Predicted 3D model of a 328-nucleotide part of an RNA (large-subunit ribosomal RNA, domain IV) from Wolbachia pipientis.

[in-house]
Context: one part of a larger RNA
RNA sequence: UGAUGUUGAAGGAACUCGGCAAAUUAUACCUGUAACUUCGGAAGAAGGGUAACCUGCUUUUAGGCAACUAUGAGUAGGUGGCACAAAAUAGGGAGUAGCGACUGUUUACUAAAAACACAGCACUCUGCAAACACGAAAGUGGACGUAUAGGGUGUGACGCCUGCCCGGUGCUGGAAGGUUAAUAGGAGGGGUGCAAGCUCUUGAUCGAAGCCCCAGUAAACGGCGGCCGUAACUAUAACGGUCCUAAGGUAGCGAAAUUCCUUGUCGGGUAAGUUCCGACCUGCACGAAUGGCGUAACGAUGGCCCCGCUGUCUCCACCCGAGACUCA
Numbered sequence: 001u002g003a004u005g006u007u008g009a010a011g012g013a014a015c016u017c018g019g020c021a022a023a024u025u026a027u028a029c030c031u032g033u034a035a036c037u038u039c040g041g042a043a044g045a046a047g048g049g050u051a052a053c054c055u056g057c058u059u060u061u062a063g064g065c066a067a068c069u070a071u072g073a074g075u076a077g078g079u080g081g082c083a084c085a086a087a088a089u090a091g092g093g094a095g096u097a098g099c100g101a102c103u104g105u106u107u108a109c110u111a112a113a114a115a116c117a118c119a120g121c122a123c124u125c126u127g128c129a130a131a132c133a134c135g136a137a138a139g140u141g142g143a144c145g146u147a148u149a150g151g152g153u154g155u156g157a158c159g160c161c162u163g164c165c166c167g168g169u170g171c172u173g174g175a176a177g178g179u180u181a182a183u184a185g186g187a188g189g190g191g192u193g194c195a196a197g198c199u200c201u202u203g204a205u206c207g208a209a210g211c212c213c214c215a216g217u218a219a220a221c222g223g224c225g226g227c228c229g230u231a232a233c234u235a236u237a238a239c240g241g242u243c244c245u246a247a248g249g250u251a252g253c254g255a256a257a258u259u260c261c262u263u264g265u266c267g268g269g270u271a272a273g274u275u276c277c278g279a280c281c282u283g284c285a286c287g288a289a290u291g292g293c294g295u296a297a298c299g300a301u302g303g304c305c306c307c308g309c310u311g312u313c314u315c316c317a318c319c320c321g322a323g324a325c326u327c328a
Stems, first nucleotide, its partner, number of pairs: 005319001007317002010314002014312001019309001027051005036041001038157001052079008061070003080084001092307002095304002098301001099299002104116002120155007132141003158294004163224003168221002170217005177212003184205001188201005225243005252286001253283001264280005
């Protein structure tokens, strides 16, 4: 000097990005327990009380009964201490809103989460020698299964719902026409030859899938407007005009894990609040299974707040003393 640890007057989060760390709480029994709720929960909610030892009495159970012993429950009185769950073990609690329903899984060695998974929902493929996957192939898995089955994709409990657009891209279906390869091939031309022929070249016409074309399909990939005017204060515009589009964003939500301007404005909480909660809507640039909005329970999840508690702090002090270090 100092790891780990002990204690602390008064105050009690003033510390700090943030109560990080520490402290509080902790056991058993009795009592008591809110909002909300999917009626299961929430809940050990919260909050309050009792507990040692001695004596008497009542009583449970066991030892077959009695006596007696052990054991638990209760009741009356008493004793001692600073302290009676005397050590050790041993939940701090309440409120609010975000995200994800939940238990689970994950970056072995800086990330445990709102990421992944999930039950549920939907679309799609597959009739069995299945689709699909592995494999030059044989074959194997799928499956000793058979559409209440199996594969793929998306969403992600539950509740209320899931609007409009098929113009583009994709997929499915269609077959009249157009285009079109090899092939087939009318007719012709060149070379050579006496000729038959051989050879080179040209190519009307025939000709599949595909593409063009015609439909369907968005829980397929995706998309979901602009300008101008108008009401007897003003303001605003239910209303009208016009341009464009495949169609112009419905319900719900909204300064949001999304809001640039922005610490938006108003309200709440504080003496004071860029965070938080409730509203408003001017949504730079929310929006409906790339799911929308709610939601009890759950969470080593991110935000805010209150009670208790404390050396986190005001402001530091004392103690114990592992290691390093110095000496032997």
Notes
NCBI's taxonomy places the organism under Bacteria, Pseudomonadota, Alphaproteobacteria, Wolbachieae, Wolbachia. The prediction has a mean pLDDT of 85. Its Rfam family is "Bacterial large subunit ribosomal RNA".